Large-subunit ribosomal RNA, domain III from Candidatus Macondimonas diazotrophica, 385 nucleotides, folded computationally. It matches the Rfam family "Bacterial large subunit ribosomal RNA". The source organism's lineage runs through Bacteria, Pseudomonadati, Gammaproteobacteria, Ectothiorhodospiraceae and Candidatus Macondimonas. The coordinates come from a structure-prediction model, not an experiment, and the mean pLDDT is 83.

Context: one part of a larger RNA
RNA sequence: GAGUAACGAUAAUGCGGGUGAAAAACCCGCACGCCGUAAACCCAAGGUUUCCUGCGCAACGUUAAUCGGCGCAGGGUGAGUCGGACCCUAAGGCGAGGCCGAAAGGCGUAGUUGAUGGGAAACAGGUUAAUAUUCCUGUACCGAUGAUUGCUGCGAUGGGGUGACGGAGAAGGCUAGGCCGGCCGGGUGUUGGAUGUCCCGGUUUAAGCAAGUAGGAAGAUCCCUUAGGCAAAUCCGGGGGGUCAAUUCCGAGAUGUGAUGACGAGUCCCUUAGGGGGCGAAGUGGUUGAUGCCAUGCUUCCAGGAAAAGCCUCUAAGCUUCAGGCAAUCAUCGCCCGUACCGCAAACCGACACAGGUGGGUGAGGAGAGAAUCCUAAGGCGCUU
Numbered sequence: 001g002a003g004u005a006a007c008g009a010u011a012a013u014g015c016g017g018g019u020g021a022a023a024a025a026c027c028c029g030c031a032c033g034c035c036g037u038a039a040a041c042c043c044a045a046g047g048u049u050u051c052c053u054g055c056g057c058a059a060c061g062u063u064a065a066u067c068g069g070c071g072c073a074g075g076g077u078g079a080g081u082c083g084g085a086c087c088c089u090a091a092g093g094c095g096a097g098g099c100c101g102a103a104a105g106g107c108g109u110a111g112u113u114g115a116u117g118g119g120a121a122a123c124a125g126g127u128u129a130a131u132a133u134u135c136c137u138g139u140a141c142c143g144a145u146g147a148u149u150g151c152u153g154c155g156a157u158g159g160g161g162u163g164a165c166g167g168a169g170a171a172g173g174c175u176a177g178g179c180c181g182g183c184c185g186g187g188u189g190u191u192g193g194a195u196g197u198c199c200c201g202g203u204u205u206a207a208g209c210a211a212g213u214a215g216g217a218a219g220a221u222c223c224c225u226u227a228g229g230c231a232a233a234u235c236c237g238g239g240g241g242g243u244c245a246a247u248u249c250c251g252a253g254a255u256g257u258g259a260u261g262a263c264g265a266g267u268c269c270c271u272u273a274g275g276g277g278g279c280g281a282a283g284u285g286g287u288u289g290a291u292g293c294c295a296u297g298c299u300u301c302c303a304g305g306a307a308a309a310g311c312c313u314c315u316a317a318g319c320u321u322c323a324g325g326c327a328a329u330c331a332u333c334g335c336c337c338g339u340a341c342c343g344c345a346a347a348c349c350g351a352c353a354c355a356g357g358u359g360g361g362u363g364a365g366g367a368g369a370g371a372a373u374c375c376u377a378a379g380g381c382g383c384u385u
Stems, first nucleotide, its partner, number of pairs: 013031006032382004040362004046342002050340001051075006060068002080141002082338003086119003092113003098107003122139005142334011153319002158314005166301004172294003177288005182203006188196001204262002208257003215250004219244008228236002263283001266279005302305001348357002364376004
């Protein structure tokens, strides 16, 4: 220079009450404003206690601070079913032997590892200051082991099937959600109207189980035979014949049950005014309608679109009064790790409480082709002078 620029989006504040030494900024209330395919909600990554409560204000906070993602202390993360671990493999990594190389080492078979993929099973309500598909209540499901009963050819690291997959397009059946009526509860005031064709609020309920629908796919089953499937096979494949005309498989949703339950507008009681406890009405039709489900479906195209485990089945060695297998019922068991909180952001990546960057899901109403745009709901904020 200078008590100058600046105090980080022009979404916006105002008033009353409280606390306090002190209040524009903290708490409560009322009004106003802003976002609303977001500036709302739920996950992943990353962060690692920032979460909740009490006490505090030196420093941190671009100002003040009684407040805080700040300081101190205490508390908080509950799982057979969510995710991982586990079983399985992809690209890739490692790699017994092996090949190559002055050495270090490079490549690579068997194998092993490696999810961003495949593989068993849980929903609704309630509850805490802070966790909940984890706790509690109610109702379920899966796997393993054992026992009992009944039936019985069982057996794999091997064979076969399945798992098992591309792009685009179209039509159909549904559902979530929305809207309207009906129903239930409440209101009817200050000027014109107003017991009505008025106003406000509510009208919510899962997995599982039962039967099997719209629809989709394939003929189904039995017998004989067989140079294939590295051995065998009753399995798969090839060949031949008989029977049945429908049969088998998949399959949303709806219906019933779950539920004589839960929730529920409201209302009553208590209260330290934060809250706690009790009772509890209606809970039903129509319309619209998805980018979700049937659907890994159908049609079509060429560029022809993972693997293995698992599951089903077949036998080999072998065992065949055993062991083992199948079914039902009952009993027992289900360990370990993550779980708080932020998560388009003041908590992640950007030296900062930084107008930048950050994958997935849900995403209501009016107008609209629309997830555009404008205004709003739920919800969240007014961006720390």